[in-house]
Molecule: Lysine riboswitch aptamer
Organism: mouse gut metagenome
RNA sequence: GAUAGAGGUGCGGUUGCGAUGAGUAACAGUUUUGAGAGUGCUUGACUCUGUGAAGAACUGCAAAAGGCAAAACUGCCGAAGAAUUAGAACAGAAGCAAUUUUAAUUCUGGUGCUGUAUUAAAUAAAUACUGCACUGUCAUCAUGUGUGAUGGGGAGCUAUC
Numbered sequence: 001g002a003u004a005g006a007g008g009u010g011c012g013g014u015u016g017c018g019a020u021g022a023g024u025a026a027c028a029g030u031u032u033u034g035a036g037a038g039u040g041c042u043u044g045a046c047u048c049u050g051u052g053a054a055g056a057a058c059u060g061c062a063a064a065a066g067g068c069a070a071a072a073c074u075g076c077c078g079a080a081g082a083a084u085u086a087g088a089a090c091a092g093a094a095g096c097a098a099u100u101u102u103a104a105u106u107c108u109g110g111u112g113c114u115g116u117a118u119u120a121a122a123u124a125a126a127u128a129c130u131g132c133a134c135u136g137u138c139a140u141c142a143u144g145u146g147u148g149a150u151g152g153g154g155a156g157c158u159a160u161c
Stems, first nucleotide, its partner, number of pairs: 001161005008077001010076006018068001027060006036048003040096004080108010109135005115129005137152006
């Protein structure tokens, strides 16, 4: 250098079903109120509006998306995730933000649980940080060869050529 592997409630993707979302939004009607409203925000343009804007209450009707549990299929073991920077796409008149995606750099061995913060409708789930526990691997030391202690990380570890 090449090839093949291991960790295990192992890590992702896709699909259908289901629950949640929610008797919520939107729409329609009535009442009240009385000047603003329309994109996530700002400015601009345009449109609607005293023939009643936005808001509130009641009634009727009544969703969807993201996310989620298990299942099936499938790609794998930096699997994957996150942060920063730059570009592209998306909506838009412009800018910022959000979302998707590409590249570079940095961090994280893996899983579970608690707490805090962010996102989210959510006490779900996800991400980040902290603490604890379990587990895998390597090095050193000790050892009853069963194991124990300390320390390190995936560009690592094991096997073969």